[in-house]
Molecule: transfer RNA
Organism: Eggerthellaceae bacterium
RNA sequence: GUCCCCAUAGUCUAUCGGUUAGGACACGGCCCUUUCAAGGCUGAGAGGCGGGUUCGAUUCCCGCUGGGGGCA
Numbered sequence: 001g002u003c004c005c006c007a008u009a010g011u012c013u014a015u016c017g018g019u020u021a022g023g024a025c026a027c028g029g030c031c032c033u034u035u036c037a038a039g040g041c042u043g044a045g046a047g048g049c050g051g052g053u054u055c056g057a058u059u060c061c062c063g064c065u066g067g068g069g070g071c072a
Stems, first nucleotide, its partner, number of pairs: 001071007010025004018055001027043005048064005
């Protein structure tokens, strides 16, 4: 330089046009326990940025940013 892949919560991940954006761990509250841990119930928390397409975008397209890989 060129090509490909990826970006969702503190972490890991599902969702591939119409969802309440789901789950696990972690975190808060309550229960249990003499206390802690474990366990049960419950709560808060997420679509990298800017455009485009569409009635509707996390999803499709383009660019940027960041990360990973192949070739040179």